RNA sequence: GGCUGAUAAAGGCAAAACCAGCUAAAGCUGGUGACGCAAAGCCACGGGUCCUCGCUUCCUGUACGGCGCACCCUCUGGCGCUGACCAGGACCCCAAGACCGCCGGGCUACCGAG
Numbered sequence: 001g002g003c004u005g006a007u008a009a010a011g012g013c014a015a016a017a018c019c020a021g022c023u024a025a026a027g028c029u030g031g032u033g034a035c036g037c038a039a040a041g042c043c044a045c046g047g048g049u050c051c052u053c054g055c056u057u058c059c060u061g062u063a064c065g066g067c068g069c070a071c072c073c074u075c076u077g078g079c080g081c082u083g084a085c086c087a088g089g090a091c092c093c094c095a096a097g098a099c100c101g102c103c104g105g106g107c108u109a110c111c112g113a114g
Base pairs, nucleotide, nucleotide: 003114004112005111012037013036017032018031019030020029021028022027035101041107042106043105045104046103047102048099049098050097054093057090058089059088060087061086065082066081067080068079069078
């Protein structure tokens, strides 16, 4: 120096959950707490996942629209159909964002039984 990771030593990190704060959300930060981790240190670079704006398509609903019918002198009003550029929802794609404790890659690093 390389491989490797011991029932070693010294230390380190901290999942879920709960509490507080931030965010539109994913998620993040701090505290408590330990499921785990030999890179669970760092980098969103490739894939992936999550969230959300937008888009396409579809579904549902509705009237200030349109059509039809009945009543009526007329207006107002009734029933049915249609039906949005309006409202709600779903799928695909997807900018921005998030996750390195999903996989891969890159950079750096403690100890030494072997």